[in-house]
């Protein structure tokens, strides 16, 4: 530095919950009884309901056939679009994921190793306070030069001035100033030219791919921010076990608010048929489809009892095989909490790790975080500590 | 148990399409006015923007994570 396991143990007594057996019954006996996070509810699924296209197309999977283009059968899923939300290097794993594994790239560390919201800024819109000359089709404040033109001087070789003008190399401001280093070049400079590095474009080689390596061409155009709008690719119906189902009991009618009760035909009429405006089809909108005379919300009222869902499951343990691995397949074996104001506790004795006091014998005190509630897979957060394995540095 | 929502000064709130001194009212304190007090006038103090981490030059504001508070959800009719 990385990983794994445990997170007090034993005995006795008295209790609690569930199941089983016995008993008419009160009860007795036996067995079992919190976690690595049961937590946060941050993701993902199973399951259940939401009247519903049990249809077709498209999609995915499996098996078979094939003239290799595809076709057949079965299963799953399944109305279309917009908006919105989410994911975002590649390949794989998985029921699925924002998780995991392996790899790539970038960054940190002497190293073992760690970290990464890691598509697009040459499609568009936008933002950059203050400082600064200039902040996005750049910019002369200080500075450098003044070859050329100009002015003056001249020993006629040239010199001075810094007027025209040239310069982005240096300074300064800033988070950021329009490739970097070195050399040549020049009046001074500058990709102006050259080499290397970076960048862009096009081939090649390796790799499933992300990408890497190398070649040729281009003198650089194309600065930053997308956890700003946005663009690209992909995914997504909603609600949640207080879902839902059954039994029992009781009440109550009524009132208020919102939207609607349309049209056509038949019939004396009740009504029937058609159409489908508004509404409904589990939370945005549009279209399609179906239903279609009432629908939705609130006040007031009643019961707040029982059963089920409920714990056998993408389950645990051991082994074999395949795979670097996540994981998958097969075999054997085990049953391991199911409450409902809500069990899982209390006391005594002994031992163990760590703490304090004491020279010592010993004494004192003491065991982290936390606690199931439909069930799983993750992530994140909390946690006194103990043990083991591997690796790195000194 | 499940879902939703909020957190800015002592209290109630604004700011939350990022820009450097984070504001307003009430309250508190000091001074003035008054014989004194209230009211009024003037001024001042008071903020880790719930905590932490990240993105960005820059975060109250954007993202992630933790903490705390509040609300709703039973059945019948």
């Nucleotide at each position: 530095u990385g990983g794994a396991u445990c997170a007090g143990g034993g005995c006795g007594c008295c209790g609690c919950u569930g199941c089983g057996u016995g008993g008419c019954g009160a009860c007795a006996c036996g067995c079992a009884g919190a976690g690595g996070a049961a937590a946060g509810u941050c993701c993902g699924g199973a399951c259940u309901c939401c009247a519903g296209a049990c249809a077709a197309a498209u999609u995915c999977c499996a098996u078979c056939c094939u003239c290799c283009g595809g076709g057949a059968u079965g299963g799953a899923g399944g109305g279309g679009g917009c908006a919105g939300u989410g994911a975002g290097c590649c390949u794989g794993g998985u029921a699925a994921c924002g998780c995991c594994a392996g790899g790539g790239c970038g960054g940190g560390g002497c190293g073992a190793c760690c970290c990464g919201a890691c598509g697009g800024a040459a499609a568009g819109u936008g933002c950059a306070a203050c400082a600064g000359a200039g902040a996005g089709c750049a910019g002369a404040c200080c500075g450098c030069c003044g070859a050329u033109g100009g002015u003056u001087c001249u020993u006629c070789g040239g010199a001075a001035c810094a007027c025209a003008g040239g310069c982005a190399a240096g300074g300064g401001u800033g988070a950021a100033a329009g490739g970097g280093u070195g050399g040549g070049g020049u009046a001074a400079g500058a990709g102006c030219c050259c080499a290397c590095c970076g960048c862009c474009g096009c081939g090649c080689u390796g790799g499933c791919a992300a990408c890497a390596g190398g070649g040729c061409g281009g003198g650089c155009a194309u600065g930053g921010c997308a956890a700003a709008c946005c663009c690209c690719u992909c995914a997504c119906g909603g609600a949640g076990c207080a879902a839902g189902a059954c039994c029992a009991a009781a009440u109550a009618a009524g009132c208020c608010g919102g939207c609607g009760u349309g049209c056509u035909g038949a019939g004396c009429g009740a009504u029937c048929a058609g159409u489908g405006a508004g509404g409904a089809u589990u939370g945005g909108c549009c279209c399609g489809a179906u239903c279609g005379a009432g629908c939705c919300g609130g006040c007031g009222g009643g019961u707040a009892g029982g059963u089920u869902g409920c714990u056998u499951g993408a389950g645990g343990u051991g082994g074999a095989u395949g795979g670097c691995g996540a994981c998958a397949u097969c075999c054997a074996u085990c049953c391991c909490a199911g409450a409902g104001g809500a069990a899982u506790g209390g006391c005594g004795c002994c031992c163990c790790a760590g703490g304090c006091c004491g020279c010592a014998a010993g004494g004192c005190g003491g065991g982290a975080c936390a606690g199931a509630a439909u069930c799983c897979g993750g992530c994140u957060u909390a946690c006194c500590g103990a043990u083991c394995c591997a690796c790195c540095a000194c | 148990g499940c879902g939703c929502u909020c957190g800015u000064a002592g209290c109630u709130c604004a700011g939350c399409u990022g820009g450097a001194u984070a504001g307003a009212g009430c309250a508190u304190c000091a001074g003035g006015c008054u014989u004194c007090g209230a009211a009024c006038c003037u001024g001042a103090g008071g903020g880790u923007c719930g905590g932490g981490a990240g993105u960005u030059c820059g975060a109250a504001u954007c993202u992630c994570u933790c903490c705390g508070g509040g609300c709703g959800c039973a059945c019948c009719a």
Model confidence (mean pLDDT): 78 of 100. Two RNAs folded together computationally: RNase P RNA and transfer RNA, 471 nucleotides in total. It holds a member of the Rfam family "Bacterial RNase P class A".